[in-house]
RNA sequence: CCCUCAUCGAGAGAGGCGGAGGGAACCGGCCCUGAGAAGCCUCGGCAACCUGCUUGCGGUGACCUGCCCUGCCCGGCAGGCACUGGGGUAAGGUGCCAACUCCGGCAGACCCUUGCCCCGGCAAGGCGUCUGGGAGAUGAGGG
Repeated sequence: CCCUCAUCGAGAGAGGCGGAGGGAACCGGCCCUGAGAAGCCUCGGCAACCUGCUUGCGGUGACCUGCCCUGCCCGGCAGGCACUGGGGUAAGGUGCCAACUCCGGCAGACCCUUGCCCCGGCAAGGCGUCUGGGAGAUGAGGG
């Protein structure tokens, strides 16, 4: 850098250095910012994607042990183990800590406004609502 999958309306900031931008990119909007932006460092926090640990919870088993039944097989019960789902934890790997991913851009449905006419349709517009898409971010896996 590319591909696949999942998630993106919740949550969580102080200090130091720094010195003018920042909110991914482009356009439009709206915000943050010398009462100090970006970036870097320290400490703190959030979350639970991956790993780990855990479980008087559920499921599965051509597994192990014991017991029961039986002439034997089959079968039943209990315990263990493994896998898996759920719950918990927050030690490790990431991530994150203004605003929905700040909002829109593309497509569709509806709504509203304006205009036109053959009067129920057409066209244009909208900082309107909803759904989907695109793009992006993060994680996990792969190339």